[in-house]
RNA sequence: GGGUGUAGCUCAGUGGUAGAGUGCCUGCCUAAUGGGCAGGAGGUCCUGGGUUCAAUCCUCAGUAUCUCCA
Numbered sequence: 001g002g003g004u005g006u007a008g009c010u011c012a013g014u015g016g017u018a019g020a021g022u023g024c025c026u027g028c029c030u031a032a033u034g035g036g037c038a039g040g041a042g043g044u045c046c047u048g049g050g051u052u053c054a055a056u057c058c059u060c061a062g063u064a065u066c067u068c069c070a
Base pairs, nucleotide, nucleotide: 001067002066003065004064005063008022009021010020011019016053024040025039026038027037028036029035046062047061048060049059050058
């Protein structure tokens, strides 16, 4: 100097009330604690300002981490 911070984990996402897979909980099927099906819970979108009617998104600073150069 550049990139990345979103559910327990891995990751999408768009200026207009945030999703998937997997995991977790409940029920059903099943000989079965495995497998299948249905439903459900779970998020201050890293922090703080700014712009805007409205910011996870744009912008500034900070911070954590990865990486490049010297």
Predicted 3D model of a 70-nucleotide RNA (transfer RNA) from Vicugna pacos. Rfam family: tRNA. The family's RNA type in Rfam is transfer RNA. The organism belongs to Vicugna, within Eukaryota. The sequence is in RNAcentral, with records from Rfam.